A computed fold for an 84-nucleotide RNA from an uncultured Alphaproteobacteria bacterium, annotated as ZMP/ZTP riboswitch aptamer (pfl RNA motif). The coordinates come from a structure-prediction model, not an experiment, and the mean pLDDT is 76. It matches the Rfam family "ZMP/ZTP riboswitch aptamer (pfl RNA motif)". On this family, see Kim et al., Mol Cell 2015: "An ancient riboswitch class in bacteria regulates purine biosynthesis and one-carbon metabolism". The model forms 100% of the base pairs in the Rfam consensus.
RNA sequence: GUCGUUCUGCGUGACUGGCGAGGCGAGGUGGGCAUGACCACCGGGAAGCGCAGGAUGUAACCGCCGCUCGCCUGGGCACUCCCG
Numbered sequence: 001g002u003c004g005u006u007c008u009g010c011g012u013g014a015c016u017g018g019c020g021a022g023g024c025g026a027g028g029u030g031g032g033c034a035u036g037a038c039c040a041c042c043g044g045g046a047a048g049c050g051c052a053g054g055a056u057g058u059a060a061c062c063g064c065c066g067c068u069c070g071c072c073u074g075g076g077c078a079c080u081c082c083c084g
Base pairs, nucleotide, nucleotide: 003057004056005055006054007053008052009051010050011049012048015045016044017072018071019070020069021068022067027042028041029040030039031038063077064076065075
């Protein structure tokens, strides 16, 4: 110096669902719907990505993201391989 891990700041940011219970702020309003699990607005959450700086060196890896739990549904991101 590179790389790995981690911290801070800035920018960006997909995804943010249905029912029930709990909780009391993280949802609210309108519509649709159970052959479903979506749409719009407002509010909140949010991994990841990019840039800058710091710390660290056997760490890291056996995943991450939406009040909690249960039953579900549908996605995104990271990683690996292949093709364009």